Large-subunit ribosomal RNA, domain IV from a Microscillaceae bacterium, 332 nucleotides, folded computationally. The RNAcentral record of the full RNA draws on ENA. Its mean pLDDT, the model's own confidence on a scale to 100, is 89. Its Rfam family is "Bacterial large subunit ribosomal RNA". The source organism's lineage runs through Bacteria, Pseudomonadati, Bacteroidota, Cytophagales and Microscillaceae.
[in-house]
Context: one part of a larger RNA
RNA sequence: GCACGGCCAAGGAACUCGGCAAAAUAGUCCUGUAACUUCGGGAGAAGGGACGCCUACCCCGCGAGGGGAGGCCGCAGAGAAAUGGCCCAGGCGACUGUUUAGCAAAAACACAGGGCUUUGCGAAGUCGCAAGACGCAGUAUAAGGCCUGACACCUGCCCGGUGCUGGAAGGUUAAGAGGGGAUGUUAGUCGCAAGGCGAAGCAUUGAAUUGAAGCCCCAGUAAACGGCGGCCGUAACUAUAACGGUCCUAAGGUAGCGAAAUUCCUUGUCGGGUAAGUUCCGACCUGCACGAAUGGUGUAACGAUCUGGGCACUGUCUCGGCCGUGCGCUCG
Numbered sequence: 001g002c003a004c005g006g007c008c009a010a011g012g013a014a015c016u017c018g019g020c021a022a023a024a025u026a027g028u029c030c031u032g033u034a035a036c037u038u039c040g041g042g043a044g045a046a047g048g049g050a051c052g053c054c055u056a057c058c059c060c061g062c063g064a065g066g067g068g069a070g071g072c073c074g075c076a077g078a079g080a081a082a083u084g085g086c087c088c089a090g091g092c093g094a095c096u097g098u099u100u101a102g103c104a105a106a107a108a109c110a111c112a113g114g115g116c117u118u119u120g121c122g123a124a125g126u127c128g129c130a131a132g133a134c135g136c137a138g139u140a141u142a143a144g145g146c147c148u149g150a151c152a153c154c155u156g157c158c159c160g161g162u163g164c165u166g167g168a169a170g171g172u173u174a175a176g177a178g179g180g181g182a183u184g185u186u187a188g189u190c191g192c193a194a195g196g197c198g199a200a201g202c203a204u205u206g207a208a209u210u211g212a213a214g215c216c217c218c219a220g221u222a223a224a225c226g227g228c229g230g231c232c233g234u235a236a237c238u239a240u241a242a243c244g245g246u247c248c249u250a251a252g253g254u255a256g257c258g259a260a261a262u263u264c265c266u267u268g269u270c271g272g273g274u275a276a277g278u279u280c281c282g283a284c285c286u287g288c289a290c291g292a293a294u295g296g297u298g299u300a301a302c303g304a305u306c307u308g309g310g311c312a313c314u315g316u317c318u319c320g321g322c323c324g325u326g327c328g329c330u331c332g
Stems, first nucleotide, its partner, number of pairs: 001327008010318002014316001019313001027051005036041001038150001052072004057068004073077001085311007092303002097109002113148007125134003151298004156228003161225002163221005170216003176210002181205005188197003229247005256290001257287001268284005
C1' cells in the first nucleotide's frame, strides 16, 4: 500500500450519475392496519406491545399442561446462529413464465384472450427426386399462416397506389396450328455467245388468320401493405374565431391522450414539492414529428424493471482514526 473483516465522537446522504456499498429491519404471540380494488386482494400494509428464570399459593384441565398472583438475576431474556427495511407518486409490461451458455433479464419474447385468413380430408401446410412421412390414427368447437396481447371502455375516415379475392365484354399476349408469299437449286427454254427466264420437286424462310393464363380493364376488400391537407377573411376593447371563401386530395386524424420511452425551439408556461429542482408530479396545448389490434385510453394485482420524493439507518460523506487476518514492500 492492497484485499477481506471489527469498531468509532458530533453530524446523518452534506457522498455520488444514482444511498452504489454498508448499516438498519428480522423470529413467535397479541394488537392494529389506509387509499385503491377485478371484492380475491392490497396485508407480514403501516404502527404498537410481549418474550429469561423461580414458587409449597389461586383458577381451569383426567393428564401433559395452560392462565393468574407473587418473586429473582443481568448491560442485554427472539441473550448465539439463521432470520422482511418501510412508505408515497409516476412510466412500461396485465400476471407466473422465457431470453443474449461466456459484458444486456428488460418496457424485449411468450402468454391466456381478440381478430383476419387458408383448409371438406388422398385437407391446407411442411420435409423429400420419389416412394413415403408429419399434419393425424385428428376432421372446421379441427389444423396451418399472419397480426394484436389479461380485464374495462373503445377501435373513426380513405379502396386512388400496392396486395389479395371475384369478373369476364374488349385490348395485348407464348408455344402450337396455319401457310399467302419470298429465296436457293434446275428439267426446260431464249440467245451466236456472255448470259437471261425458269415448271415440278427438294431446301430455306415465312405474311394474314387462329391461339390460354397473365397484364390492361371492371368490381370488392384496411384487426390487408398503407394513407388520414393548404391559404385567406370574419364577432361592438383587444385577443380569438362558432362562421365564410378558395385550392388540392382516394380521404383529409374522429374518440381518447398530449413538452409524452414521442416536444426540435426547451430548463416552454403555470401550479406542487426544495432554502435553492435541466430531473419528478399536476395542468395548459403552440402535437418540429400522438392516435385507435405496426391497437387508443385507463387499470387492481404483480416486477432482482425504470424515474422522482420521504421515514428509518448508517464511515457514502465532513474526515479521517484504531484494531484483526492475509498478501506485497522496507529493514534485519